[in-house]
């Protein structure tokens, strides 16, 4: 700093034993076992690896594609949903839907 975030894939088995879903309201997971190591499986398809096109004078650039062999990443719940803003409907003193833009956050390069 950019890309990507509606789709996929975890459950038996060991250690352990209460706390997790980033924070903050909410809502939910969880002693029929949380989060962590350990061990096997799994989904992907970012960057490498490999095929094919284009493009180049070569290095190289660029497009699709493959596949899970490397580097990683992920396997409740849209990134679980809001959180700021603006349009739009409805109620009617302060709220409720919606749709889009934003920030935040993960990931990866």
């Nucleotide at each position: 700093u950019u890309a990507u975030c509606a789709a996929g894939a975890g459950g038996c088995g060991g250690c352990u034993g209460a706390g997790g879903g980033a924070c903050u309201g909410g809502c939910c997971c969880g002693a029929u076992g949380a989060a962590g190591c350990c061990a096997c499986g799994g989904c992907a398809a970012c960057c490498g690896g490999c095929u094919c096109g284009c493009u180049a004078c070569c290095c190289g650039g660029c497009g699709a594609g493959u596949a899970a062999c490397g580097g990683u990443g992920c396997c409740a719940a849209u990134u679980c949903c809001g959180g700021g803003g603006a349009a739009g409907g409805c109620a009617u003193c302060u709220g409720c839907c919606u749709u889009c833009c934003g920030g935040a956050g993960a990931u990866g390069a």